[in-house]
Context: one part of a larger RNA
Molecule: small-subunit ribosomal RNA, central domain
Organism: uncultured bacterium
RNA sequence: CUGGGCGUAAAGCGCACGCAGGCUGAAUUAUAAGUCGGUAGUCAAAGGCGGAGGCUCAACCUCUGUAUAUCUAUCGAUACUGUAAAUCUGGAGUAUGUGAGAGGGAAGCGGAAUUCCCGGUGUAGCGGUGAAAUGCGUAGAUAUCGGGAGGAACACCAGUGGCGAAGGCGGCUUCCUGGCACAAUACUGACGCUCAUGUGCGAAAGCUAGGGCAGCGAACGGGAUUAGAUACCCCGGUAGUCCUAGCCGUAAACGAUGGAUACUAGGUGUGGGUGUCGCAGAGCAUCCGUGCCGCAGUUAACGCGUUAAGUAUCCCGCCUGGGGACUACGGUCGCAAGACUGAAACUC
Numbered sequence: 001c002u003g004g005g006c007g008u009a010a011a012g013c014g015c016a017c018g019c020a021g022g023c024u025g026a027a028u029u030a031u032a033a034g035u036c037g038g039u040a041g042u043c044a045a046a047g048g049c050g051g052a053g054g055c056u057c058a059a060c061c062u063c064u065g066u067a068u069a070u071c072u073a074u075c076g077a078u079a080c081u082g083u084a085a086a087u088c089u090g091g092a093g094u095a096u097g098u099g100a101g102a103g104g105g106a107a108g109c110g111g112a113a114u115u116c117c118c119g120g121u122g123u124a125g126c127g128g129u130g131a132a133a134u135g136c137g138u139a140g141a142u143a144u145c146g147g148g149a150g151g152a153a154c155a156c157c158a159g160u161g162g163c164g165a166a167g168g169c170g171g172c173u174u175c176c177u178g179g180c181a182c183a184a185u186a187c188u189g190a191c192g193c194u195c196a197u198g199u200g201c202g203a204a205a206g207c208u209a210g211g212g213c214a215g216c217g218a219a220c221g222g223g224a225u226u227a228g229a230u231a232c233c234c235c236g237g238u239a240g241u242c243c244u245a246g247c248c249g250u251a252a253a254c255g256a257u258g259g260a261u262a263c264u265a266g267g268u269g270u271g272g273g274u275g276u277c278g279c280a281g282a283g284c285a286u287c288c289g290u291g292c293c294g295c296a297g298u299u300a301a302c303g304c305g306u307u308a309a310g311u312a313u314c315c316c317g318c319c320u321g322g323g324g325a326c327u328a329c330g331g332u333c334g335c336a337a338g339a340c341u342g343a344a345a346c347u348c
Stems, first nucleotide, its partner, number of pairs: 004319003007302002012316001014201004021194003025088002028085004033081002035077007048066007091191001092188005097182003103177007110154001115149007125136002162169002206247006215241002220236004258315006266293011297304002321348003330341004
């Protein structure tokens, strides 16, 4: 180099953007670089291959004949690839119109509930558990009514519903802003796909600085349980959880399924458009999304099955027995925690 693979056996980068690179729609002309063919040259000897011979055979040796590929020159072929020119509209995009949405950012507002504070009523318990105790309470708790403060989260609607590349996004209003779908025209004319390196985004926890702190709550203290109980249960409770700015860059970051394009029976829900019919309800057709079932096919099986794990093409990533080892060393990054890259000895 070649091979076989990557839902669950080892294996899809957490996600995107994107330079180089690879690949790239339809039709025409030219060219002839790749490609294919003819002819000529080129294979030092040995070796190879065919034939013959010599050592008793063989290995070995001798003689003889001869080839492919490569390369060079030249003459041709033109389907495919390349190059050049001019063209097309189906891929891609732009404009106009309509529409849905927890998509993102900022500001403001709202009600329920918990806690705390003040006041009223009221009196001996409350709370908690399997049962208790720690705890709170005659300095008046729990309960109940009125008032106030503050923080965090937004019941119902709510839905294998919606939006977003992923992480993720849910009270209401306003402002700024990204993407998407559909319908019909007009326009550009291959402008496309993928993407090593790179760049950006990236739950939770954690870190730095400043704020905030109602509830919850690692650590910690206490009460129980137990043989013990560094737990599960209970009473407390600090960091944290929240905000602003900056780091970290990891997750069972999962559909354990990379992206793009085309093709290949259907049935049935649901979300968003459009057309048609109709008084309405509904129906029919069609496009985009999201589920379930299922033919062919596929799979080791489970299952997948137009949202493929089917049939194909292009590009990227990754795997190659278990442990050692998401390790060591080195390097890069980070304030740190650590992250990324990533062996070997040895052993089965």